[in-house]
RNA sequence: UCCGCUGUAGUCCAACGGCUAGGAUAUAUCGCUUUCACCGAUGAGAUCGGGGUUCGAUUCCCCGCAGCGGAA
Numbered sequence: 001u002c003c004g005c006u007g008u009a010g011u012c013c014a015a016c017g018g019c020u021a022g023g024a025u026a027u028a029u030c031g032c033u034u035u036c037a038c039c040g041a042u043g044a045g046a047u048c049g050g051g052g053u054u055c056g057a058u059u060c061c062c063c064g065c066a067g068c069g070g071a072a
Stems, first nucleotide, its partner, number of pairs: 001071007010025004018055001027043005048064005
């Protein structure tokens, strides 16, 4: 320098173009317990950035950024 892949809660993963973005774990509150832990109930928390297409974009397209891999 070129090519490919991947970017979603603190972490790990889902999500035919129809979303009120789901699950696990972690976390907070309450309950249980002499206390902690376990367990149960409830809550909060996320789409890498900017454009485009579309009635509608996490999803499709373009340009960037970051990470990983490959070629020279």